[in-house]
Overview
A computed fold for a 584-nucleotide part of an RNA from a Pseudomonadota bacterium, annotated as large-subunit ribosomal RNA, domain V. Its Rfam family is "Bacterial large subunit ribosomal RNA". The coordinates come from a structure-prediction model, not an experiment, and the mean pLDDT is 82. The full RNA is in RNAcentral, with records from ENA. The source organism's lineage runs through Bacteria, Pseudomonadati and Pseudomonadota.
Context: one part of a larger RNA
């Protein structure tokens, strides 16, 4: 050096499984609820099946009998009308007893007794006599009809998972017969309520991973790089109104501050001067940009805060948004020329559909009309996730599952080095005296890539995670052993620095630990890299699937860098590596 052969697992980001962790899809399922709409089911009620009868009670309405008190005033005057009489031996006043009423004054009724009267008409009263007759009203009350309620009742609908018979030798039906129950139950339509027992489905996006958290329209302002326009979870604020004046015209005024000066009055109220100014003020409100010729502040008059149309531009995918002379009509103000289609200017919002209210008459189903629809104006969305999916909509999954992603996170690498190790500059200061023997504040400059992060570059069609065991190997910024310089180094012993990496760097107890504490020893019991070295070398106590439990949230399903018990680590190496040993 080439060939074998037995052996070992460092690498082939070995094999195996389109990653179960993460995010993702306008992707699925199971699950739960006070997510959103539905359904069984269960119930209320009306009605039909569905009949009779009684006895309360209520409404109506015929009859008949009665009821009606403001004041004044014979005195308990219901209105309206006729009346000049009426009632009485078919028993009047009176007087006893009972009954109802009742504003406590008296009405009415009904019985005994009694034995010939009693009421008006007339004066007081807005109305004149229940003296009589007639209709009416209020209120009670008797009797009848209707009708409704609720109770009891009956039999004949109906209902019996009661009994007898009989088809029949039939636990079934049927029929006949009896019995119970009975107009209720069931049942059917209509319709209210419960209703995760069922069933369908929503449960946004942005986002230096994703969840929390914040955001989502719309003005201003800076990033914005002297047109215009420009982004982030980039630095400020701000709007979802408001004002019949704070709008239009016409005229007229000038702020603020600062000094003397002036009762109460003061740093600061109101009054006078004087002075500097482009303004240091004012603007309904947020900034910017305006703005004294005023857009700032006072009056006087008013409704242009108009109605019909538009030339033309700005801006702009689109849809919208702004600006706008001029025409034609009415109109304020102003002598007049003018200005005025709100408000200093830029926020103060919402498509589209469905619709309210008004007006127009264009169409309007043979044709006249109507209904409806059109047109023109208009009320009604924190449709605020604001270019709005729906008239309507929340969660749980470690029981899960699919598509997909290294476009995105958890281990590791990579970049970086804020944090961190470590080295030097400066030296106030300690160190009795002295910066630097030994330390070193505030600060500065490197250096390392062993912690914490940033970042999201490889990998999600897999790069197995902490710690132990096994076995190493390398760095030196040396723990111990060698070799030195300095000391605030007498000696013993320390301290610091400086060469030095050859060998070494212990045994237990507690935890899963790593680290730490603890014994005990030792010359010494170093830091740290190798995917936090090593799982196709082991382990599997932690983490991190299913099962359970505690506390703690949570209506709940479930859930917790809480916490507990328990829980499948893959017989065969192809090829570089390595170890042995054979052959040429």
């Nucleotide at each position: 050096c080439c060939c074998g052969c037995a052996c070992c697992a460092g690498g082939a980001c070995a094999a195996a499984a389109a990653g179960a962790c993460c995010c993702u899809g306008u992707g699925g399922a199971g699950c739960u609820u006070u997510a959103c709409u539905u359904c069984a089911g269960c119930u209320u009620u009306g009605u039909a099946u569905u009949g009779g009868a009684u006895u309360a009670g209520g409404a109506u309405u015929a009859u008949g009998u009665u009821u009606g008190u403001a004041g004044a005033g014979u005195g308990u005057a219901u209105g309206a009308g006729g009346g000049a009489g009426a009632c009485u031996u078919u028993g009047a006043a009176g007087c006893g007893g009972g009954c109802a009423c009742g504003c406590u004054a008296g009405u009415g009724c009904u019985u005994g007794u009694g034995g010939a009267g009693u009421c008006g008409u007339c004066a007081a009263u807005g109305u004149a006599a229940c003296a009589c007759c007639u209709c009416a009203c209020u209120g009670a009350u008797a009797u009848g009809a209707u009708u409704u309620u609720a109770a009891u009742u009956c039999u004949a609908a109906c209902u019996c998972u009661c009994g007898g018979u009989a088809g029949u030798u039939a636990c079934c039906c049927u029929a006949c017969u009896g019995g119970a129950g009975g107009a209720c139950a069931g049942u059917g339509c209509a319709u209210g309520g419960u209703g995760g027992g069922a069933a369908g489905u929503u449960u946004a996006a942005c986002u230096g991973g994703g969840a929390c958290g914040g955001u989502u329209c719309c003005c201003u302002u800076c990033u914005a790089a002297a047109g215009u326009g420009u982004a982030a979870c980039g630095g400020a604020g701000g709007g979802g109104u408001c004002c019949a004046a704070a709008g239009g015209u016409a005229a007229c005024c000038u702020c603020a501050g600062u000094c003397c000066g002036g009762a109460u009055g003061g740093a600061a109220a109101u009054c006078g001067g004087a002075c500097u100014u482009a303004a240091g003020a004012g603007u309904a409100c947020a900034a910017a940009g305006g703005c004294a010729u005023a857009a700032g502040g006072u009056u006087g008059c008013u409704u242009u805060a108009c109605u019909g149309u538009c030339a033309g531009a700005a801006c702009u995918a689109c849809a919208a948004u702004u600006c706008g002379a001029g025409c034609a009509g009415u109109c304020a103000c102003g002598a007049a020329a003018g200005u005025g289609g709100g408000g200093c200017u830029u926020a103060g919002u919402g498509a589209u559909c469905c619709a309210u209210u008004c007006g127009u008459c264009a169409a309007u189903u043979a044709u006249g009309g109507a209904a409806u629809u059109g047109c023109g104006a208009u009320a009604g969305c924190u449709u605020a996730a604001c270019g709005g999916a729906u008239a309507a909509a929340a969660g749980c999954u470690a029981c899960c599952c699919c598509g997909g992603g290294g476009a995105u996170a958890a281990c590791a690498g990579g970049c970086u080095a804020g944090u961190c190790c470590u080295a030097c500059c400066u030296u106030a200061g300690c160190g009795u005296u002295c910066c630097u023997a030994g330390c070193g504040a505030c600060g500065g400059u490197a250096g390392g890539g062993u912690u914490c992060g940033g970042c999201a570059c490889c990998u999600c069609g897999a790069u197995g995670u902490c710690g132990g065991c096994u076995c190493g190997u390398c760095g030196c910024a040396u723990c111990c052993u060698g070799g030195a310089g300095g000391g605030g180094c007498a000696g013993u012993a320390c301290c610091u620095u400086c060469c030095a990496a050859g060998g070494g760097u212990u045994a237990g107890g507690c935890u899963g630990u790593u680290c730490g504490c603890c014994u005990a020893u030792u010359a010494a019991a170093g830091c740290g890299g190798c995917a936090c070295g090593c799982g196709a070398g082991c382990u599997g106590g932690g983490u991190u699937c299913a099962a359970a439990a505690c506390g703690g949230c949570g209506u709940g399903a479930g859930c917790c860098a809480g916490u507990u018990u328990g829980g499948u680590c893959u017989c065969u190496a192809u090829c570089c590596g390595g170890u042995g040993u054979g052959g040429g």